[in-house]
RNA sequence: UACUGAUAAAGGCAAACUGGUGGUAACGCCAGGGCGCAAAGCCAAGGGUCCUUAAAAGGAUAGCCUGGUUGCCAAA
Numbered sequence: 001u002a003c004u005g006a007u008a009a010a011g012g013c014a015a016a017c018u019g020g021u022g023g024u025a026a027c028g029c030c031a032g033g034g035c036g037c038a039a040a041g042c043c044a045a046g047g048g049u050c051c052u053u054a055a056a057a058g059g060a061u062a063g064c065c066u067g068g069u070u071g072c073c074a075a076a
Base pairs, nucleotide, nucleotide: 004074005073012037013036017032018031019030020029021028022027035063041069042068043067045066046065047064048061049060050059051058052057
């Protein structure tokens, strides 16, 4: 340095659900909560799924996968 990933150390994130709030919706945000996560940090580029729509089209999801990009620790 690359891979890899401990019942290691320090710290981090936060599913369902509940309350509040924004949105037609998918869903977002805040608080509680904690199922899990070594990128569960960030990016809608490809695929998937979901929502709106008569359609064209527009949107949501990075905790579905791939890809891009940044990054903590270090036993075997």